[in-house]
The RNA shown here (SAM riboswitch aptamer (S box leader)) has 95 nucleotides.
It matches the Rfam family "SAM riboswitch aptamer (S box leader)". Rfam links the family to the GO term regulation of gene expression.
The prediction has a mean pLDDT of 83.
């Protein structure tokens, strides 16, 4: 890579390194960004598992660490809205 199933409005830096891109795919926006982007190291958060455990606490596997999964696309709709799916994303388990 598949399949199941949860969950996704919360929380996390005045650092070093880096040097121009970034925000899942595609399209449309709009946003951040040399007041330094991705990326990597440190530090921090606690969503699952683990571990003590009533609430909570521990940070050991992953994980995460701008803006609801940055917002829209399909579909219902009271049509400025709000709901639901598609789709990702992360943990768990499976075969």
């Nucleotide at each position: 890579a598949c399949c199941u199933u949860a969950u996704c409005a919360a929380g996390a830096g005045u650092g070093g390194u880096g040097g121009a891109g970034g925000a899942a795919a595609c399209a449309g926006g709009u946003c951040c960004u040399g007041u330094g982007a991705a990326g990597c190291c440190c530090g921090g958060c606690a969503a699952c598992c683990u571990g003590a455990a009533u609430u909570u606490c521990a940070a050991g596997g992953u994980g995460c660490u701008a803006a609801u999964u940055c917002c829209u696309g399909c579909g219902g709709u009271a049509u400025u809205u709000c709901c639901g799916a598609a789709a990702g994303a992360u943990g768990a388990g499976g075969a």